Description: Predicted 3D model of a 77-nucleotide RNA (transfer RNA) from Actinobacteria bacterium ADurb.Bin444. The sequence is in RNAcentral, with records from ENA. Its Rfam family is "tRNA". By type it is a transfer RNA. Gene Ontology term of the family: triplet codon-amino acid adaptor activity. Its mean pLDDT, the model's own confidence on a scale to 100, is 81.
This record gives sequence, structure tokens and C1' cells, in this order.
RNA sequence: GGGCGUAUAGCUCAGUUGGUUAGAGCAGCCGACUCAUAAUCGGCCGGUCGUAGGUUCGAAUCCUACUGGGCCCACCA
Repeated sequence: GGGCGUAUAGCUCAGUUGGUUAGAGCAGCCGACUCAUAAUCGGCCGGUCGUAGGUUCGAAUCCUACUGGGCCCACCA
């Protein structure tokens, strides 16, 4: 330098060829249970869906550029 794929909650991920409210598990907080702790159960909290534009009545989802990290190839040494 070329190509591919990736970015969603503090962490690991889902989101079914665009559709009305963005979710799960773990973590955290509160409560129940217990003599107490753990486990278990219930509830709560937590997101400008990497950034900026575009398309559309409507975008996490489609298009473009950029950014971070990943893989492959090429080049140099």
C1' cells in the first nucleotide's frame, strides 16, 4: 500500500433480508430467604447502537467518509 470482517449497557453478546417501545446474561444497588454469609428468588439501575454526513415517511439495520482494534496479502529491511 491492497483486501476482508468488526464496533450495541461497566464486561460478554443477541437484535430474524428498515417498522411503531433497543434486549439477554454477568457485574452493581435494594429487598426476600438465613443466626449470619454464600447460593437461590424478586425488583431496580445502566445505551445520544464508534464519529460525521447521506438515502427514506421511518435507520442499530442501507450508502459514503473517517477513527479504534483484528485477520490476510504485497512491499522494504